[in-house]
Parts: sequence; structure tokens; C1' cells
RNA sequence: UACUUAUGAAGAGAGGCGGAGGGACUGGCCCUAUGAAGCCCGGCAGCGGAUCUGCGCGUUUAGCGAUGCAGAUGCUGUGCCAAUUCCAGCAGGAUAAUUCCUGACAGAUAAGGA
Repeated sequence: UACUUAUGAAGAGAGGCGGAGGGACUGGCCCUAUGAAGCCCGGCAGCGGAUCUGCGCGUUUAGCGAUGCAGAUGCUGUGCCAAUUCCAGCAGGAUAAUUCCUGACAGAUAAGGA
């Protein structure tokens, strides 16, 4: 960096530094000096790991074993902490219309192999 798979309606400080920007892109619509980004602390809990528990399985000296499923612990690797991935961006459907629904695309994160 691209690919594959999974997931996105939940959750997370009125702390310190910092000073104007931020919400990927485009269009909207928003957030921001009652202070943006960023850094630190704090927090949340998704995915992987680890440990533990339960169930199932095998074996059996009722104990042990590898694996599977479910759950717990933030211990570890990452991630995340306005708004549904803020909404739409392509295609289709419903509706008188506003508008609503479905599936892709794109983007995000994790895990895997390259």
C1' cells in the first nucleotide's frame, strides 16, 4: 500500500497545556473564543491476545486434555470518546409532496494472509 473477512442506532470528563480551527473527500448541515486541532491525564469498550467461569466434546484414576460455543476481567495490542460512518453523493423501491426504505460505492476500525 492494496486484498480478504467482520463491524458501525449503544458507550466514554463542565481536568491540564494549547491557541483556530474541526466534522476523510464533494455538496449540505453543524461544532468551535461559554474556547477548535494537537499533546497529557481521565474515560469507553469493539476486534485480537491472555486469564477465569459455564456448557458441550474426548478420555477417564470424577481428574486431565485439545477444540467449539457463551460470558466475565481493561491485564496486553490496537481502537474510540458532538450529532447513525452527522446527512446525502450510485442504483432501486414506496409516497400527492415533504419524506421514508433497501442495496451498493466511498471512508473508518480490527483481524488475517501478501
Molecule: SAM riboswitch aptamer (S box leader)
Organism: Brevibacillus parabrevis